């Protein structure tokens, strides 16, 4: 790196537009999540320097019915 499995949280929210028909599409608003990515702190590794470095914190990005998507866990190539 691929391929199988497993795999959390959190409004199916409000208003408005297109449209036969909108929970889905597009604007706008409010509320929430912490596990893609990204920013910060920094025990700790570590060899002077360089550097690494959380599932903490932020919530900028992404999410808040199912599907999808998921850090990360197992097995296999």
């Nucleotide at each position: 790196u691929c391929g199988c499995g497993g795999g959390a949280g959190a409004u199916a929210c409000c208003g408005g537009g297109u449209g036969c028909g909108a929970u889905u599409c597009c604007c706008g608003g409010a509320g929430c999540c912490g596990a893609a990515g990204g920013c910060g702190c920094a025990a700790c590794c570590g060899c002077c320097c360089c550097g690494g470095a959380a599932a903490c914190g932020c919530u900028c990005a992404g999410g808040c019915a199912a599907a999808a998507g998921g850090a990360c866990c197992g097995c296999g190539a």